[in-house]
RNA sequence: UUCCGCGAGGGGCGCUGCAGCACCGGGUUGGCCGGUGCCAGGCUCGCGGGAAGGUCCGACAACGUCAACGGCGCCCGUCAAUC
Numbered sequence: 001u002u003c004c005g006c007g008a009g010g011g012g013c014g015c016u017g018c019a020g021c022a023c024c025g026g027g028u029u030g031g032c033c034g035g036u037g038c039c040a041g042g043c044u045c046g047c048g049g050g051a052a053g054g055u056c057c058g059a060c061a062a063c064g065u066c067a068a069c070g071g072c073g074c075c076c077g078u079c080a081a082u083c
Stems, first nucleotide, its partner, number of pairs: 001051009010076006018042001020038007041069001
């Protein structure tokens, strides 16, 4: 750096549907196009594991801090302010 798994980012209902996935049809050497369905944690952070790559000091302790973001509508919860 990347892939996979788990967890966290307060909770719920509804709507649309981009990417993605599944199915169907069409087309090309390949790339792709259309339809139907599912679909608003796909993002970030943390932990564990695999793979690839890089570097040469590294580890431990103490102190401090503790996210940011996430289409539209509604409800609940939490915190603060005002009345």
Notes
SAH (S-adenosyl-L-homocysteine) riboswitch aptamer from a Gammaproteobacteria bacterium, 83 nucleotides, folded computationally. Lineage of the source: Bacteria > Pseudomonadati > Pseudomonadota > Gammaproteobacteria. Of the family's consensus pairs, 100% are formed in the model.